The RNA shown here (c-di-AMP riboswitch aptamer (ydaO/yuaA leader)) has 149 nucleotides and comes from a Solirubrobacteraceae bacterium. The sequence was found by an Rfam model in a public genome assembly. Lineage of the source: Bacteria > Actinomycetota > Thermoleophilia > Solirubrobacterales > Solirubrobacteraceae. Model confidence (mean pLDDT): 77 of 100.
[in-house]
RNA sequence: CCGUGCGCGCUGCCGAGUUCCUGGGACAGCCGCCCCAGGGAACGGGGAACCCAAUUCAUUUGGGGCGAGUCCCGCGGUGAUCCGUGGGAAGCGCUUGCGAUCAAGCGCUAGCCCGUCAGCUAACCCCGCAGGCAGACCAGGCGCGAUUG
Numbered sequence: 001c002c003g004u005g006c007g008c009g010c011u012g013c014c015g016a017g018u019u020c021c022u023g024g025g026a027c028a029g030c031c032g033c034c035c036c037a038g039g040g041a042a043c044g045g046g047g048a049a050c051c052c053a054a055u056u057c058a059u060u061u062g063g064g065g066c067g068a069g070u071c072c073c074g075c076g077g078u079g080a081u082c083c084g085u086g087g088g089a090a091g092c093g094c095u096u097g098c099g100a101u102c103a104a105g106c107g108c109u110a111g112c113c114c115g116u117c118a119g120c121u122a123a124c125c126c127c128g129c130a131g132g133c134a135g136a137c138c139a140g141g142c143g144c145g146a147u148u149g
Stems, first nucleotide, its partner, number of pairs: 010135005018041008043128005052119001062117001063114004070089008090109006097144003102140001
């Protein structure tokens, strides 16, 4: 000097996944941070009438839910409804205070669950409140905002 790991903080990103109160634990002079349990609020999801939809068809070729995570074509492998690869359509996210049909660019198109069952759906009922990353220099234009002078 460079790289990597650990600990404590800070900033930012995907995502609903944040915050408050009470009790306990650990620490320990106290508070806070941290962990656990319980109860709220915000946010998110599911089930569930009339009406509407559906109209005798469908319902093992089962069906359905969360989520952007789907569809099509060519080639190759393969037992295959599978895998790989190239392309197209469509969808989703990021570009650092915020916004947006600005510009330019970079990524993703997974995974999981219910268990034969669910259209919509008020009352009502139930559930979630995780996990995973990046950075510390820099971070375009327009408009708005905040702070400082």